[in-house]
RNA sequence: GUGCCUGUAGCUCAAUGGCAGAGCGCCGCACUGUGGCUGCGGUGGUUGUGGGUUCAAGUCCCAUCAGGCACCCCA
Numbered sequence: 001g002u003g004c005c006u007g008u009a010g011c012u013c014a015a016u017g018g019c020a021g022a023g024c025g026c027c028g029c030a031c032u033g034u035g036g037c038u039g040c041g042g043u044g045g046u047u048g049u050g051g052g053u054u055c056a057a058g059u060c061c062c063a064u065c066a067g068g069c070a071c072c073c074c075a
Base pairs, nucleotide, nucleotide: 001071002070003069004068005067006066007065010024011023012022013021018055025043026042027041028040029039030038048064049063050062051061052060
């Protein structure tokens, strides 16, 4: 340099072009002698970034950034 894959909540991951969610975590309460477990409630987002298409984009298209893999060239 070329191609491919990944990027969504603090972490791990979902979401058929049609309301962005789950588990874990975190906070509070109940329970308990204390803690844990359990139960209830709460907390959660510039969907990497910038554009485009569309009535509507996490999803489609272009560019770009970061990480990973493979390949090409030189030595």
Molecule: transfer RNA
Organism: Anaerolineales bacterium UBA832